[in-house]
Context: one part of a larger RNA
Molecule: small-subunit ribosomal RNA, 5' domain
Organism: Arthrobacter silvisoli
RNA sequence: GGAUGAACGCUGGCGGCGUGCUUAACACAUGCAAGUCGAACGAUGAUGCACCGCUUGCGGUGUGGAUUAGUGGCGAACGGGUGAGUAACACGUGAGUAACCUGCCCUUGACUCUGGGAUAAGCCUGGGAAACUGGGUCUAAUACCGGAUAUGACCUUUCACCGCAUGGUGGGGGGUGGAAAGCUUUUGUGGUUUUGGAUGGACUCGCGGCCUAUCAGCUUGUUGGUGGGGUAAUGGCCUACCAAGGCGAUGACGGGUAGCCGGCCUGAGAGGGUGACCGGCCACACUGGGACUGAGACACGGCCCAGACUCCUACGGGAGGCAGCAGUGGGGAAUAUUGCACAAUGGGCGGAAGCCUGAUGCAGCGACGCCGCGUGAGGGAUGACGGCCUUCGGGUUGUAAACCUCUUUCAGUAGGGAAGAAGCCGUGAGGUGACGGUACCUGCAGAAGAAGCGCCGGCUAACUACGUGCCAGCAGCCGCGGUAAUACGUAGGGCGCAAGCGUUAUCC
Numbered sequence: 001g002g003a004u005g006a007a008c009g010c011u012g013g014c015g016g017c018g019u020g021c022u023u024a025a026c027a028c029a030u031g032c033a034a035g036u037c038g039a040a041c042g043a044u045g046a047u048g049c050a051c052c053g054c055u056u057g058c059g060g061u062g063u064g065g066a067u068u069a070g071u072g073g074c075g076a077a078c079g080g081g082u083g084a085g086u087a088a089c090a091c092g093u094g095a096g097u098a099a100c101c102u103g104c105c106c107u108u109g110a111c112u113c114u115g116g117g118a119u120a121a122g123c124c125u126g127g128g129a130a131a132c133u134g135g136g137u138c139u140a141a142u143a144c145c146g147g148a149u150a151u152g153a154c155c156u157u158u159c160a161c162c163g164c165a166u167g168g169u170g171g172g173g174g175g176u177g178g179a180a181a182g183c184u185u186u187u188g189u190g191g192u193u194u195u196g197g198a199u200g201g202a203c204u205c206g207c208g209g210c211c212u213a214u215c216a217g218c219u220u221g222u223u224g225g226u227g228g229g230g231u232a233a234u235g236g237c238c239u240a241c242c243a244a245g246g247c248g249a250u251g252a253c254g255g256g257u258a259g260c261c262g263g264c265c266u267g268a269g270a271g272g273g274u275g276a277c278c279g280g281c282c283a284c285a286c287u288g289g290g291a292c293u294g295a296g297a298c299a300c301g302g303c304c305c306a307g308a309c310u311c312c313u314a315c316g317g318g319a320g321g322c323a324g325c326a327g328u329g330g331g332g333a334a335u336a337u338u339g340c341a342c343a344a345u346g347g348g349c350g351g352a353a354g355c356c357u358g359a360u361g362c363a364g365c366g367a368c369g370c371c372g373c374g375u376g377a378g379g380g381a382u383g384a385c386g387g388c389c390u391u392c393g394g395g396u397u398g399u400a401a402a403c404c405u406c407u408u409u410c411a412g413u414a415g416g417g418a419a420g421a422a423g424c425c426g427u428g429a430g431g432u433g434a435c436g437g438u439a440c441c442u443g444c445a446g447a448a449g450a451a452g453c454g455c456c457g458g459c460u461a462a463c464u465a466c467g468u469g470c471c472a473g474c475a476g477c478c479g480c481g482g483u484a485a486u487a488c489g490u491a492g493g494g495c496g497c498a499a500g501c502g503u504u505a506u507c508c
Stems, first nucleotide, its partner, number of pairs: 001508004006504005013373006019366002021331001026329003030326003035074003040071002043068001048063007081284003091208007100201002105197002109193004113147004122137006153176010182189002210256003217247003222244008259281004263274004286307005309320004337363001339362003345359001346357004376406004386397004410449001412444005420435001423432003452497005457478003463492005473480002
């Protein structure tokens, strides 16, 4: 000098764009953050409409279908948060899988035949303070379970071709056990199986990136083999048996520290430092463990067990998990609103209308940062007054002010007023913007409302007076101060930067 997610002191006019718990992965009141589908299903049946009865404002019948608790489907594994753990194939990069999986989507071929028994809701009836739960009875399905068929799967046999070692691909024969679901009606949309793709994931390997030897030896599922199990899949991943191996000064093992990267800061570069925001990957979700469901989890707002903590209780028993968005207490030098909207972008469900979305878009707060603008412009000397200095002549503040002539950015006020929607919805007419009466445009008034901070001995741009008298104090280094201090304090003047200026901390 540059930089910062900064903090502190003094000061503070406006706007745009960013950014904001670095500390206690401390504890959390309250609200919201994941639902949706009636075009899968049985029920429920509101406003209404038509008819009838008549006690003239009620009852009945039919139609119609708003509404929804439940069964069922899809989603809830995404999106959002945090960095505790992790020195590891966690990450980066480059390969491999002839050892693998992949819902929704695209694509190829074939099929969608025939039966059955339940159960929730409902009704009846119990238990419990509650959370919740038991029994009886009735019912439906794209829920569940059989049978039929099947190019594909598995086993076996045979032929051809190929490769990169295990091996792979294609054709024929035999055997084994396997599918399906309907709904809507106008087009349609689903279901089963299959081929290829796309997307996403899984595993393996080469190389790379911290400190420590005041850590020198480490290891028994350890290293390898065979059989078996397990997995989508290879493998000591697991197990039985067999062998005795495997790693290490090119640093094993141990200890400390740490999420990794694209990047960011600095530097001419080499390098050094760093990993906030944004993007990719990983790990975690009160602490520890476990599996279930599912295409996908060993699952932040799912389940079970144990533990700590908090809450409710009728003492028998229950409920909870903000490292989601706001917000509270605490810690701290220090870090924001219990805001608006789904209008846009994107996501889930749905045929759609639409519903949900603290993702997201916006607004609020903070000079926290960067950038832009303003606080007026021109003229104006007898160089006023005042202040300060003085050799008492004057000098300086200083064209500075007053005064004259102008201008009106920004702020203020009044009127108008978007784009973002070429979308989406609706037969059509038309409707649809949180931001926002915002940006922007026009009019009006008046220089009117808007300057500070640090420094002035040398380094280092900028000097005098008074006070003080090794005192009070200053100080980044050298050093100032003991009676003429350009170094302390105050004043005048000056220098530097400017809505900021200084200080502290950290990195280069």